[in-house]
The part of an RNA shown here (small-subunit ribosomal RNA, central domain) has 349 nucleotides and comes from a metagenome. The prediction has a mean pLDDT of 87. It matches the Rfam family "Bacterial small subunit ribosomal RNA". The full RNA is in RNAcentral, with records from SILVA.

Context: one part of a larger RNA
């Protein structure tokens, strides 16, 4: 170097865009670089291997052969790959026509609920629990009616429904804006796939500056429980949760399953589109794209997976190599910090 793997045993990067690189559709012609065949030269001798011979044998020695799988040069072959020139349309993209969607950003706006404030009615309790107490209340609470303020979240619709690369996205309206899907087949003509580095996005918590603060609620205080109770339960309650800008860059960032392409029985739902038929509020059926359940072959250690593969193959990337030490130390890089990332060894079983 080759050889094995990565759903759950160690192992898929959180996700995308993309540089270098790797790989690359159909067809014609050319060259012959890779590739294949032959010739020639060289590949020192000794050694190794085979045969024969010489020391009484062997070790050893002598002769011959083979080998030296390589390099150079030359002649030839042209299927495949590269390269050059040309053509094509299936891959990819553009165009035309459609419909779907919590995709993103900004601005505005609505109702229910909650808390607080003001006023009315009204009187002794309310609240809370397994039971209580802390707590609130005759300075009039709880309850109820009217008015006002504030912030945050959007019941029903709501669905193994939809959209997004992932994180994620849910009241309504407007503006700006990304992507996907279906039908037609007009245009370009391989423009493609993957992607080390790099760049960007990235829940929650956390950090910086300035706002905001209704509810909830780490920390904290009190009441209970208990042998104790730095908890579970209760009453309070500050950061935070919200907004703007900047940072952090991690998660069981999960389908614990990288991306792309092709091929390989079916059955039943559901979402979006298109076609056909019919007995046309619709029904039946075909088809494309998604999303689910079951299942043949096959795969798997089993569980299970099974056209949304963990089946059969190809291309490229990432990662794994006994447990602990340890995702730690040291060093580097990044960060305001918290820390993140890269990442050992001694020792031990």
């Nucleotide at each position: 170097c080759u050889g094995g793997g990565c759903g759950u045993a160690a192992a898929g990067g959180g996700c995308g865009c993309g540089u270098a690189g790797g790989c690359g559709g159909u067809u014609u012609c050319g060259c012959u670089a890779g590739u294949c065949a032959g010739g020639c030269g060289u590949g020192a001798a000794a050694u190794c291997c085979c045969c024969a011979g010489g020391c009484u044998u062997a070790a050893c020695c002598u002769g011959g052969g083979a080998a030296u799988u390589g390099c150079g040069u030359u002649u030839g072959a042209u299927a495949c790959u590269u390269c050059g020139a040309g053509a094509c349309u299936u891959g990819a993209g553009u165009g035309a026509g459609g419909g779907a969607g919590a995709g993103g950003a900004u601005a505005g706006u609505g109702g229910a609920a909650u808390u607080c404030c003001c006023a009315g009615u009204g009187u002794a309790g309310a609240g809370g629990u397994g039971a209580a107490a802390u707590u609130c209340g005759u300075a009039g609470a709880u309850a109820u009616u009217g008015g006002g303020a504030a912030g945050a979240a959007c019941a029903c619709c709501a669905g193994u429904g939809g959209c997004g690369a992932a994180g994620g996205c849910g009241g309504c309206u407007a503006u700006c804006u990304g992507g996907a899907c279906c039908u037609c087949a007009a245009c370009u003509g391989a423009c493609g796939c993957u992607g080390a580095g790099g760049c960007g996005c990235g829940a929650a918590a956390g950090c910086g500056u300035g706002g905001g603060g209704a509810g909830c609620a780490a920390a904290c205080a009190g009441g209970a429980u208990u042998a104790g109770a730095u908890a579970c339960c209760c009453u309070g309650g500050u950061a935070g949760u919200c907004c703007a800008c900047g940072c952090u860059g991690u998660a069981a960032a999960c389908g614990a399953u990288g991306u792309g392409u092709g091929c390989u029985a079916g059955a039943c739902g559901u979402u979006g589109g298109g076609g056909a038929g019919c007995c046309u509020a619709g029904c039946u059926u075909c088809u494309c794209a998604g999303u689910g359940u079951c299942g043949c072959a096959g795969c798997u250690a089993a569980c299970g997976c099974g056209a949304u593969a963990a089946g059969c193959a190809c291309a490229c990337c990432g990662c794994c190599u006994g447990g602990g030490g340890a995702g730690u130390a040291c060093g580097g890089u990044c960060g305001c910090a918290a820390g993140a990332u890269u990442a050992a060894a001694a020792c031990u079983c």